The part of an RNA shown here (small-subunit ribosomal RNA, 5' domain) has 575 nucleotides and comes from an uncultured eukaryote.
[in-house]
Context: one part of a larger RNA
RNA sequence: UAUGCUUGUCCCAAAGAUUAAGCCAUGCAUGUCUAAGUAUAAACAAGUCUAUACUGUGAAACUGCGAAUGGCUCAUUAUAUCAGUUAUAAUUUAUUUGAUAGUCUCUUUACUACUUGGAUAACCGUGGUAAUUCUAGAGCUAAUACAUGCAUAAAGCCCGACUUCUGGAAGGGCUGUAUUUAUUAGAUUAAAAACCAAUGCGGGCAACCGCUAAAGGUGAUUCAUAAUAACUUUGCGGAUCGCAUGGGCUUGCACCGGCGACGUUUCAUUCAAAUUUCUGCCCUAUCAACUUUCGAUGGAAGGAUAGAGGCCUACCAUGGUUUUUACGGGUAACGGGGAAUUAGGGUUCGAUUCCGGAGAGGGAGCCUGAGAAAUGGCUACCACUUCCAAGGAAGGCAGCAGGCGCGCAAAUUACCCAAUCCUGACACAGGGAGGUAGUGACAGUAAAUAACAAUGCAGGGCCCUUCGGGUCUUGCAAUUGGAAUGAGUACAAUUUAAACCCCUUAACGAGGAACAAUUGGAGGGCAAGUCUGGUGCCAGCAGCCGCGGUAAUUCCAGCUCCAAUAGCGUAUAUU
Numbered sequence: 001u002a003u004g005c006u007u008g009u010c011c012c013a014a015a016g017a018u019u020a021a022g023c024c025a026u027g028c029a030u031g032u033c034u035a036a037g038u039a040u041a042a043a044c045a046a047g048u049c050u051a052u053a054c055u056g057u058g059a060a061a062c063u064g065c066g067a068a069u070g071g072c073u074c075a076u077u078a079u080a081u082c083a084g085u086u087a088u089a090a091u092u093u094a095u096u097u098g099a100u101a102g103u104c105u106c107u108u109u110a111c112u113a114c115u116u117g118g119a120u121a122a123c124c125g126u127g128g129u130a131a132u133u134c135u136a137g138a139g140c141u142a143a144u145a146c147a148u149g150c151a152u153a154a155a156g157c158c159c160g161a162c163u164u165c166u167g168g169a170a171g172g173g174c175u176g177u178a179u180u181u182a183u184u185a186g187a188u189u190a191a192a193a194a195c196c197a198a199u200g201c202g203g204g205c206a207a208c209c210g211c212u213a214a215a216g217g218u219g220a221u222u223c224a225u226a227a228u229a230a231c232u233u234u235g236c237g238g239a240u241c242g243c244a245u246g247g248g249c250u251u252g253c254a255c256c257g258g259c260g261a262c263g264u265u266u267c268a269u270u271c272a273a274a275u276u277u278c279u280g281c282c283c284u285a286u287c288a289a290c291u292u293u294c295g296a297u298g299g300a301a302g303g304a305u306a307g308a309g310g311c312c313u314a315c316c317a318u319g320g321u322u323u324u325u326a327c328g329g330g331u332a333a334c335g336g337g338g339a340a341u342u343a344g345g346g347u348u349c350g351a352u353u354c355c356g357g358a359g360a361g362g363g364a365g366c367c368u369g370a371g372a373a374a375u376g377g378c379u380a381c382c383a384c385u386u387c388c389a390a391g392g393a394a395g396g397c398a399g400c401a402g403g404c405g406c407g408c409a410a411a412u413u414a415c416c417c418a419a420u421c422c423u424g425a426c427a428c429a430g431g432g433a434g435g436u437a438g439u440g441a442c443a444g445u446a447a448a449u450a451a452c453a454a455u456g457c458a459g460g461g462c463c464c465u466u467c468g469g470g471u472c473u474u475g476c477a478a479u480u481g482g483a484a485u486g487a488g489u490a491c492a493a494u495u496u497a498a499a500c501c502c503c504u505u506a507a508c509g510a511g512g513a514a515c516a517a518u519u520g521g522a523g524g525g526c527a528a529g530u531c532u533g534g535u536g537c538c539a540g541c542a543g544c545c546g547c548g549g550u551a552a553u554u555c556c557a558g559c560u561c562c563a564a565u566a567g568c569g570u571a572u573a574u575u
Base pairs, nucleotide, nucleotide: 001571002570003569004568005567009446011444015439016406022404023403024402026401027400028399031065032064037062038061043057044056063425072359073358074357082280083279084278087275088274091273092272097268098267099266112239116147117146123139126136127135128134155175156174157173158172159171162168163167176236177235178232180230181229182228183227184226185225200211201210202209203208216223238262240261241260242259243258246256247255249252282330283329284328289321290320291319296318297317298316299315301313302312303311334356335355336354338349339348340347341346361382362381364379365378366377384395385394386393387392412437414436415435416434420433421431422430423429452481453480454479455477456476457475458474459473460472461471462470463469464468488508489507490505492504518564519563520562521561522560523545524544529559531558532557533556534555540547541546
């Protein structure tokens, strides 16, 4: 693990892995809205005072986000996965949290910045097809959809007309961040003394005098950071929404202003991801050599990638692994945490709730996206399959239920989002994730099926004083007696999302014929009969030894007894 017989209670609880990663009818399992993106529903409500853009609720639809999580299964897979341990100075990262943007226009002449443009759904109407979550044409109308596009300080650097030229200077250009390339800085040796020269700055007529600053981090970088010259299909630098409405005046169809929501660039952070270092894996030599044409091992270059790399391409070299078992084959092989057994060492198992991997009938390719080589997404092919008016159209339960098939072998087409959590625009919705019942002798826990007394009978110990008595007891009994209980019925409350069950609890509920315990055994191993009847080497038993041929301790029965006991037997695997 399966199965046979048996089964009263309480708690707990595995469960179509093994065989067919075989096939599937039907239903459900992923959707989502706040004060705060978009409402003229020809949809509802209230109507009393505020509804002439806009009251409220709000189907539908656009927009945004999610759908890459979860759940299932173990087919593949043997240095692969995985485990422990490293690395990313070789990278990407929606979200979370913390920081973060005065520079935009094109060189300037009537320019919207109190706000620009054109569409499209829902809607309305006209239609097509046998048919689908198929859609065509006409007519409207929105945006945080899709586009377009202004306004702001100071300072520095470069060029430089002109000029009284060891000096000054009108004027002009450039300078946000991001992208790509190149260049520069990004320093650092202990002490003392002396000398020379140069350069820069300041002062000075000159001799000459004085000064020469700063530089983060790591074990380590071409790091962080800064600067210069250019580069760019020029990315970003808010024309958005809600709630409050205030302030000062120059009273202007002005100015200034709070708290949020959403969005956005870059840097960090978080959640991760992707590669990666070292070590570790079952059987097999009736597998001894393997790899390299078509990358095998290495080099320097390019391409591709988020990024390192033969990952790919061209060129060059000839390497790389192997009895320390390569390569090949097998595995009724996903790996680990773990499980069983065990004095210690070991042996066997691990499909299965946690972690990691892989897969969605088989292969392959791809879109969207921060994230997928996604399958409750798409496109082909193969296999299978459904509907059809025969023209066409549709499908993927190794999600939850359920069916067929397969088999020794496995449950309900139930209820619910109340709990735990997840997702969403969200305190509100959704969730076969998950929970709750049903089935359930997979395992495991507790422990009913009686207890007591009197009487009678048979003993035992102790005390005394002999016939005997007392006391403490141990059994037996078709005797008698009242007490005690739950199993089961059941008002009720509790429980619960609602129930059920349990725990509580009124009322019922025990005398042998019940409310009745079984499963295997009784020669030995091995606890327990030399009882009775039947059978007669037959029928049968018996793991093994053996039993049975007319007195069977072993068969078939009756009685009695033994073992474990709500369980016990059998088969198989394993220690």

Notes: The coordinates come from a structure-prediction model, not an experiment, and the mean pLDDT is 80. It matches the Rfam family "Eukaryotic small subunit ribosomal RNA". Rfam links the family to the GO terms structural constituent of ribosome and ribosome. The full RNA is in RNAcentral, with records from ENA and SILVA.